Transfer RNA from a Candidatus Pacearchaeota archaeon, 71 nucleotides, folded computationally.
The RNAcentral record of the sequence draws on ENA.
Its Rfam family is "tRNA". It is annotated as a transfer RNA.
The organism belongs to Candidatus Pacearchaeota, within Archaea.
């Protein structure tokens, strides 16, 4: 150079057009003599930009990174 797969909370995943969800972590609370477990809560998330749509994590197109294949 040319093809293809993947980019969501800190991390590790789910969601294929209609309230971004779960697990862990993290902080608070209950609870303990303390501290763990265990139950409650509460922050914090969809690669950058553009486009279609009433509406996009999902469709389209560009970049960027990272992976495997070819040359």
């Nucleotide at each position: 150079g040319g093809g293809u797969u993947a980019g969501u909370g800190g991390c590790g995943a789910a969601a294929u057009g209609a309230u971004a969800u779960c697990g862990u972590g993290u902080c608070g609370g209950u609870c303990u003599c303390c501290a763990g477990a265990a139950c409650c809560g509460a922050a914090g998330u969809u690669g950058g930009g553009g486009g279609u749509u009433u509406g996009a994590u999902u469709c389209c197109c560009u970049c960027c990174u990272a992976g495997c294949c070819c040359a």